[in-house]
RNA sequence: GAAGCAGGCCGCCUUAUCGCUUCGACUUAUAUCUGAGAGGAAAGUCCGGACACCAUAGGGCAGCAUAGUGGGUAACGCCCACCGGUCGUGAGAUCAGGACCAGUGCAGCAGAAAGAAUGUACAGGUAAGGCUGUAGUGAAAUCAGGUAAACUCUAUGCGGUGCAAUGCCAUGUAUACCGGUUUUGUCGCAUUGCUCGUGCGCAUGCCGGAGGGUAGGCAGCAAAAGAUUGGUGGCAACAUCAAUUUCAGAUAAAUGAUAAGGAUCCCGGUCACUUAACCGGGAGACAGAAUCCGGCUUACAGGCCUGUUUUUUUA
Numbered sequence: 001g002a003a004g005c006a007g008g009c010c011g012c013c014u015u016a017u018c019g020c021u022u023c024g025a026c027u028u029a030u031a032u033c034u035g036a037g038a039g040g041a042a043a044g045u046c047c048g049g050a051c052a053c054c055a056u057a058g059g060g061c062a063g064c065a066u067a068g069u070g071g072g073u074a075a076c077g078c079c080c081a082c083c084g085g086u087c088g089u090g091a092g093a094u095c096a097g098g099a100c101c102a103g104u105g106c107a108g109c110a111g112a113a114a115g116a117a118u119g120u121a122c123a124g125g126u127a128a129g130g131c132u133g134u135a136g137u138g139a140a141a142u143c144a145g146g147u148a149a150a151c152u153c154u155a156u157g158c159g160g161u162g163c164a165a166u167g168c169c170a171u172g173u174a175u176a177c178c179g180g181u182u183u184u185g186u187c188g189c190a191u192u193g194c195u196c197g198u199g200c201g202c203a204u205g206c207c208g209g210a211g212g213g214u215a216g217g218c219a220g221c222a223a224a225a226g227a228u229u230g231g232u233g234g235c236a237a238c239a240u241c242a243a244u245u246u247c248a249g250a251u252a253a254a255u256g257a258u259a260a261g262g263a264u265c266c267c268g269g270u271c272a273c274u275u276a277a278c279c280g281g282g283a284g285a286c287a288g289a290a291u292c293c294g295g296c297u298u299a300c301a302g303g304c305c306u307g308u309u310u311u312u313u314u315a
Base pairs, nucleotide, nucleotide: 001311002310003309004308005307006306007305008304009303010302012262013261014260015259016258017257018256020037021036022035024033025032039286043297044296046295047294048293049292050291051162052161053160054159063158064157065156066155067154068082069081070080071079072078083097084095085094086093087092098153099152103151104150105147106146120135121134122133123132124131166219167218168217169216177209178208179207180206181205184203185202187201188200189199190198191197226245227244228243229242230241231240232239233238264283265282266281267280268279269278270277
């Protein structure tokens, strides 16, 4: 130098103008001022938890998941170390790495016949018979194998639903129910056989109370298995100590747009070649919080760093 392997990081910057969400201050106020405002995956919702409610004496069956050994962790199907198998010259990668002496199933080609007999050819033998030997096919021919990303067995684990959980407040409309009151009535009963009147009841109107609860609002909801830096222990995952620090909270869902300048990369041009410089043009991905954490998986323009292997050349 070339070709690789493993791991980590960044994932445009600055300013101005306009706009959006929000803490705080001030205010009668939605105005004004000030601060803050997405990600490494916020994604898929695939595992594991926190939290909430429901269920739950105990045991068993079924179902699902996991599977070398040891360790880490709140927990895991995640991570780390080691052992073993396979692949690679190597750095390394990868494993669905418990058990076919419990039972059942499955298996290409060759071969007469394959998990067993409707026993091939030749030779021998018998009262009879694959009864005996040899040959041939194959990994295997009555002798035991392979296979559990086949059923199965063994061991271990697993109650259910999810923040639209759950708790609280509650306008309007209608109203179960309760109280009051007066108006109304082809209403009922009583006073009386009838009518009027009166009283009680029922229905209705009005007023008040009250329950559940829709719209809507508040809490849950961001100070946490926090973050950053350093030390110590450990091969490591990780643990622990100290200091510093508070870092989005929307609800149909804010976190944006435009302009200028700069950095990076690509293309073209200028100069006698390259670099550099200058000029012109272009590019910037995947994707967007929604109760919160730990993982896994998947997507990603471009760029940077560290360790390491093989090979070649030079010293």
Predicted 3D model of a 315-nucleotide RNA (Bacterial RNase P class A). The coordinates come from a structure-prediction model, not an experiment, and the mean pLDDT is 76. It matches the Rfam family "Bacterial RNase P class A". Gene Ontology terms of the family: tRNA processing, dimeric ribonuclease P complex and ribonuclease P activity.